[in-house]
Transfer RNA from a Candidatus Woesearchaeota archaeon, 74 nucleotides, folded computationally. Its Rfam family is "tRNA". Gene Ontology term of the family: triplet codon-amino acid adaptor activity. Rfam classes the family as a transfer RNA. From the family's description: Transfer RNA (tRNA) molecules are approximately 80 nucleotides in length. Lineage of the source: Archaea > Nanobdellati > Candidatus Woesearchaeota.
């Protein structure tokens, strides 16, 4: 220098060629319940689409330019 993959709550993940529901689930944290207490279980709430631009009524998703990490070639 060329090519490819990945980026979503504190952590791990689904969703990405079906563009549209309150963005999924687990864990974590707050509150509450069951229990004499603990553990455990249950309910509820909080928390995320790597950054910029474009297309569209509407973008995590499509297009485009970057950034970071990893892999391959030179």
């Nucleotide at each position: 220098g060329g090519g490819g993959a990945u980026a979503u709550a504190g952590u791990g993940u689904a969703g990405c060629u079906u563009g549209g529901c309150u963005a999924u689930c687990a864990u974590u944290g707050g509150c509450g319940g069951c229990u004499g207490g603990g553990g455990g279980c249950c309910g509820u709430c909080a928390g995320a689409c790597c950054c910029g631009g474009g297309u569209u009524c509407a973008a995590a998703u499509c297009c485009u330019g970057g950034u970071a990490u990893c892999c391959c070639c030179a």